[in-house]
Parts: sequence; C1' cells; structure tokens
RNA sequence: UGCCCUCUGGUUCAAUGGCAGAACGCCGGGCUUUGACCCCGGAGGUGGUGGUUCGAGUCCACCGGGGGUAG
Repeated sequence: UGCCCUCUGGUUCAAUGGCAGAACGCCGGGCUUUGACCCCGGAGGUGGUGGUUCGAGUCCACCGGGGGUAG
C1' cells in the first nucleotide's frame, strides 16, 4: 500500500429498512442486627461525516479504530 471481516450502554450479545432490547455490572429503595442472596425501581448506547429512502443500527461512499491476508 491492496484486498477481506468487524465497530450497538461499563462488559458480552440481540434488533425483516418501521418504538434500539436482554443478561451481567452500576445507582436508589425494600428485605436483613450488618452484609451477601433475593425482590422492586432507575440511569446509561448505534465510531465519525455525508448520501439513498416517507423512514437507516441495518443499504452506499469516505474517514477513523480493531482483526486477518498479500507483497
């Protein structure tokens, strides 16, 4: 430098082009003599910029990060 794959809460993963969810973690409360377990509730996310579309996490282009491969 070329080609291929990948990028979603803190982590691991979902989501036919049509309301972005789950588990664990975190915070608050309940329970308990205290803590853990358990129960209830809450906050928190689509790598970036454009494009296509009535509508984009999803499709396209470029940029960036990661992985692989060729030289």

Transfer RNA from a Longimicrobiales bacterium, 71 nucleotides, folded computationally.
Its Rfam family is "tRNA". Rfam classes the family as a transfer RNA.
RNAcentral holds the sequence, with entries from ENA.
Model confidence (mean pLDDT): 82 of 100.